[in-house]
């Protein structure tokens, strides 16, 4: 330098012809217990790496940039 992949709640990940975002774990509350843990029920939390574009509508398509990972190549 070239090619590819990834980037979504605190963490790990879904989101299959574009139609206004979900799960598990964690956190918090309640119940249960003498108490803790476990278990059961419930609650809050993200606008989807950034900036633009297309569209009535984008996490989902297009462009550029950033970060991480992998592969290839060059060596002035």
């Nucleotide at each position: 330098g070239c090619c590819g992949a990834a980037u979504u709640g605190g963490c790990u990940c879904a989101g299959u012809u574009g139609g206004u975002a979900g799960a598990g774990c964690a956190a918090c509350g309640c119940a249960u217990u003498c108490g803790u843990a476990a278990u059961g029920c419930g609650u809050g939390g993200g606008u989807c790496g950034g900036c633009g574009g297309u569209u009535c509508g984008a996490g989902u398509c297009c462009g550029c940039c950033a970060u991480u990972c992998g592969g290839c190549u060059c060596c002035a």
The prediction has a mean pLDDT of 80.
A computed fold for a 76-nucleotide RNA from a Bacteroidaceae bacterium, annotated as transfer RNA.
It matches the Rfam family "tRNA".
The same sequence occurs in records of 3 taxa.
RNAcentral holds the sequence, with entries from ENA and MGnify.